About this RNA: Predicted 3D model of an 83-nucleotide RNA (transfer RNA) from an Actinomycetota bacterium. Rfam family: tRNA. NCBI's taxonomy places the organism under Bacteria, Bacillati, Actinomycetota.
RNA sequence: GCCGGGAUGGAGGAACGGGAGACUCGGCGCCCUCAAAAGGCGCUGCUCGAAAGGGCGUGUGGGUUCGAAUCCCACUCCCGGCA
Numbered sequence: 001g002c003c004g005g006g007a008u009g010g011a012g013g014a015a016c017g018g019g020a021g022a023c024u025c026g027g028c029g030c031c032c033u034c035a036a037a038a039g040g041c042g043c044u045g046c047u048c049g050a051a052a053g054g055g056c057g058u059g060u061g062g063g064u065u066c067g068a069a070u071c072c073c074a075c076u077c078c079c080g081g082c083a
Base pairs, nucleotide, nucleotide: 001082002081003080004079005078006077007076010025011024012023019066026044027043028042029041030040031039045056046055047054048053059075060074061073062072063071
């Protein structure tokens, strides 16, 4: 230099031909208990707001589209191969 694969929340890890970021673990609150363990229920990205609600968010920056983790372009980093 060329080719291929990959980068998703606090962690692991889905969403593989565009239409609510699943699930598990962890964390927080409540229930249960004399108390605890186990178990059950709910919540769990950031931000604005008293609330209702809104804005932004899948490595970075653009593009296509009514709509992008997903498609296109450039770049960064990691893994493998070729020279």